[in-house]
Context: one part of a larger RNA
RNA sequence: CUGGGCGUAAAGCGCGCGUAGGCGGAUUGGAAAGUUGGGGGUGAAAUCCCAGGGCUCAACCCUGGAACUGCCUCCAAAACUCCCAGUCUUGAGUUCGAGAGAGGUGAGUGGAAUUCCGAGUGUAGAGGUGAAAUUCGUAGAUAUUCGGAGGAACACCAGUGGCGAAGGCGGCACUCUGGACCAAUACUGACACUGAGGUGCGAAAGCGUGGGGAGCAAACAGGAUUAGAUACCCUGGUAGUCCACGCCGUAAACGAUGGAUACUAGCUGUCGGGACCUCGGUCUCGGCGGCCAAGCGAAAGUGAUAAGUAUCCCACCUGGGGAGUACGUUCGCAAGAAUGAAACUC
Numbered sequence: 001c002u003g004g005g006c007g008u009a010a011a012g013c014g015c016g017c018g019u020a021g022g023c024g025g026a027u028u029g030g031a032a033a034g035u036u037g038g039g040g041g042u043g044a045a046a047u048c049c050c051a052g053g054g055c056u057c058a059a060c061c062c063u064g065g066a067a068c069u070g071c072c073u074c075c076a077a078a079a080c081u082c083c084c085a086g087u088c089u090u091g092a093g094u095u096c097g098a099g100a101g102a103g104g105u106g107a108g109u110g111g112a113a114u115u116c117c118g119a120g121u122g123u124a125g126a127g128g129u130g131a132a133a134u135u136c137g138u139a140g141a142u143a144u145u146c147g148g149a150g151g152a153a154c155a156c157c158a159g160u161g162g163c164g165a166a167g168g169c170g171g172c173a174c175u176c177u178g179g180a181c182c183a184a185u186a187c188u189g190a191c192a193c194u195g196a197g198g199u200g201c202g203a204a205a206g207c208g209u210g211g212g213g214a215g216c217a218a219a220c221a222g223g224a225u226u227a228g229a230u231a232c233c234c235u236g237g238u239a240g241u242c243c244a245c246g247c248c249g250u251a252a253a254c255g256a257u258g259g260a261u262a263c264u265a266g267c268u269g270u271c272g273g274g275a276c277c278u279c280g281g282u283c284u285c286g287g288c289g290g291c292c293a294a295g296c297g298a299a300a301g302u303g304a305u306a307a308g309u310a311u312c313c314c315a316c317c318u319g320g321g322g323a324g325u326a327c328g329u330u331c332g333c334a335a336g337a338a339u340g341a342a343a344c345u346c
Base pairs, nucleotide, nucleotide: 004317005316008299012314014201015200016199017198021194022193025088026087027086028085029084030083033081034080035077036076037075038074039073040072041071042070049065050064051063052062053061054060091191092188093187094186097182103177104176106174108172109171110154115149116148117147118146119145120144121143125136126135162169163168206247207246208245209244210243211242215241216240220236221235222234223233258313259312260311261310262309263308266291267290268289269288270287271286272285273284274283275282276281277280295302296301319346320345321344328339329338330337331336
């Protein structure tokens, strides 16, 4: 280097966009770099191999052949790849139109509930638990009625329903805006796929500055439980949770399954369109699910949404521990992140 793998055994980057690179639809002509055939030159000798020969044999030595799979050059071929020129429409994209959606952003607004404040009624308990106690309450609590303040989250609808590349997204109306899908013309004419570096997004927690703070609640305090109880249970309670701006860049970031394309039995549910017939079906396009044939698989399973059959591109793996550690470097305010060993040991 080749050979093998990557759902669960080691192994798919958390997810996009995209540079270089790799790879790439149909067809015509040209050229001849790769490719193929033939010729010439060269490929020192020794060595290796083959056939003989010489030392008594052998090692060793001698003679001849083959080989030296390579390089250079000339002639020729044109199927395939590359290159040049042209054409095409199936891949890709654009355009006119309709509908669906918690897709994103900004600024508004609504009701229920919790808490607090004020007032009324009212009186001795309330709260909490397995049982209690800490706690609140005659300075009038709990309960109940009215008024007010403030913050956060949006019951029902709600659905293995929808949307988004992923993280994720749910009251209502508006502003700006991304994407997918369907139908039907017209247009561009391979513009495609993947993507080392790079760059952007990226739950929660955490960090910086300034706000906000109802409920909940790490830390902390107290009460219980217990042999103990730095816990589980209870009463409190600060960061935080919320907003703006900026960082962090990690998760069992999971379908533990990279992306794209083509092909390969059926049955069925559901969401968004379209066509037909007709009033509930049939067909079709796109998405999300369930059961399964063949195949695959160590098995369980998977099975057109493949883990099947193939092609292209990228990432990654190579016994367990040491260790995602040390050192160095880059990034970060820090926490730390990224890259990432060895000795030793089994």